[in-house]
RNA sequence: GCCGAUAUAGCUCAGUUGGUAGAGCAACUGAUUCGUAACCAGUAGGUCGGGAGUUCGAUUCUCCCUAUCGGCU
Numbered sequence: 001g002c003c004g005a006u007a008u009a010g011c012u013c014a015g016u017u018g019g020u021a022g023a024g025c026a027a028c029u030g031a032u033u034c035g036u037a038a039c040c041a042g043u044a045g046g047u048c049g050g051g052a053g054u055u056c057g058a059u060u061c062u063c064c065c066u067a068u069c070g071g072c073u
Stems, first nucleotide, its partner, number of pairs: 001072007010025004019056001027043004049065005
């Protein structure tokens, strides 16, 4: 230099023929217990890496950029 993949909650990851985003763990609250842990119930936490375009509508499609990873030279 060229090609490809990934970027979504504190962490690990789902989620697309485009229609207002979910799980597990973690956190918090309650119940239980003499108390703690475990178990059970619930709550909060995200404008989906940044910018632009297409569209009535974009996490999803297109372009550019950033970061990480892999391959080729």

A computed fold for a 73-nucleotide RNA from an uncultured Clostridia bacterium, annotated as transfer RNA. Its Rfam family is "tRNA". About the family: Transfer RNA (tRNA) molecules are approximately 80 nucleotides in length. Its family is annotated with triplet codon-amino acid adaptor activity in the Gene Ontology. Rfam classes the family as a transfer RNA. Its mean pLDDT, the model's own confidence on a scale to 100, is 81.